[in-house]
RNA sequence: UGGAGCAGAACAGAUGAUCGCUGCCAUCAUCCUGAUGGUGGAGGAAAGUCCGGGCUCCGCAGGGCAGGACGCUGGAUAACGUCCAGCGGGGGUGACCCCAGGGAAAGUGCCACAGAGAGAAGUCCGCCUGUCUCGACAGGUAAGGGUGAAAGGGUGAGGUAAGAGCUCACCGGAUUCGGCGGUGACGUCGAAUGCCAGGUAAACCCCGUCAGGAGCAAGAUCAAAUAGGGAGACGCCAAGGGUGGCCCGCCCAUGUCUCCGGGUUGAUCGCUUGAGGCUGCCGGUAACGGUAGUCCCAGAUGAAUGAUCAUCACCCGCUGCCGGGUAACCGGUGACGGGAACAGAACCCGGCUUACGGACUGCUCCAGCCA
Numbered sequence: 001u002g003g004a005g006c007a008g009a010a011c012a013g014a015u016g017a018u019c020g021c022u023g024c025c026a027u028c029a030u031c032c033u034g035a036u037g038g039u040g041g042a043g044g045a046a047a048g049u050c051c052g053g054g055c056u057c058c059g060c061a062g063g064g065c066a067g068g069a070c071g072c073u074g075g076a077u078a079a080c081g082u083c084c085a086g087c088g089g090g091g092g093u094g095a096c097c098c099c100a101g102g103g104a105a106a107g108u109g110c111c112a113c114a115g116a117g118a119g120a121a122g123u124c125c126g127c128c129u130g131u132c133u134c135g136a137c138a139g140g141u142a143a144g145g146g147u148g149a150a151a152g153g154g155u156g157a158g159g160u161a162a163g164a165g166c167u168c169a170c171c172g173g174a175u176u177c178g179g180c181g182g183u184g185a186c187g188u189c190g191a192a193u194g195c196c197a198g199g200u201a202a203a204c205c206c207c208g209u210c211a212g213g214a215g216c217a218a219g220a221u222c223a224a225a226u227a228g229g230g231a232g233a234c235g236c237c238a239a240g241g242g243u244g245g246c247c248c249g250c251c252c253a254u255g256u257c258u259c260c261g262g263g264u265u266g267a268u269c270g271c272u273u274g275a276g277g278c279u280g281c282c283g284g285u286a287a288c289g290g291u292a293g294u295c296c297c298a299g300a301u302g303a304a305u306g307a308u309c310a311u312c313a314c315c316c317g318c319u320g321c322c323g324g325g326u327a328a329c330c331g332g333u334g335a336c337g338g339g340a341a342c343a344g345a346a347c348c349c350g351g352c353u354u355a356c357g358g359a360c361u362g363c364u365c366c367a368g369c370c371a
Stems, first nucleotide, its partner, number of pairs: 001367008013312007021041008043342001047353002050351005055215004062248004068210004072086005087101001088099004102206002107204002109200003124145002126141006153171006172196002174193008219269004229260006240252003276295008314339004319334006
């Protein structure tokens, strides 16, 4: 100097003026409601509605089946399918990145095409032996060749009619036993055994673990109005109902279900003080936890949180002057022009996923050059 990897912060920022909207507080006025002052007012994703909860309601939320989710080890958390650290596997020269990571000998399925043959799967060419009408036939073989993403571990030697773990040496894999290290997943070392016939479960399946359901349009209170209306079916020794489906259990019950018709669609609460934010210290590799101090930081309801102007700040381009430098370029100062994406709370919180512009900062890796 160029490229790359990981992380972070900000994201039209700050100040002032004018006008406008809204929550809360205070004062004055007040039928309605208004005026003045003070103090707050939309994001890192508010998006998706995908997980987990807090909270609310349901007289079963108990047991089971189907269905669903997760799946290495240890930790964090209110909890999770999240996060942190590690192990194993894969990618990269590397910093680093990725993995829905239990089981394929319980069973079923799939691996196109090519190929003889794609799993308890083989003989097309070839090699060897025999016969022979010289074209072929019978037998042996799976070492060589071909096909393919993948073809009965690899190299070498012996052996053989030719060959083959057939035998042997070494290597690789698998299984078993043992030593050492680790909380563990595992790692490493040694020994024995010729045990050596794939892959795929984000295919069905098997195994293990987990979980009541519905949801702020939950729910509670007040007010108001109407027709405490009509019809039908089943049933009162239990049909029916009881917040995903089915079964059992349990509970309610002169009830339940269906259809027609009528009234209301208003107000208040829920509604923002929280598993809360910030700062310091302590513990921990970390996620995070503890402790001390400090702060209150939107609550709308057809839906507020805005508009204009000016100055400064940030980024880019161009340019004058000064300084450094061989140069590229760097620093300071000034003028001019331009620029900012994705996008707007609706009960709240912890995550995940998706969208996103010009740039910035820090650390690390690689390559080149110079000293």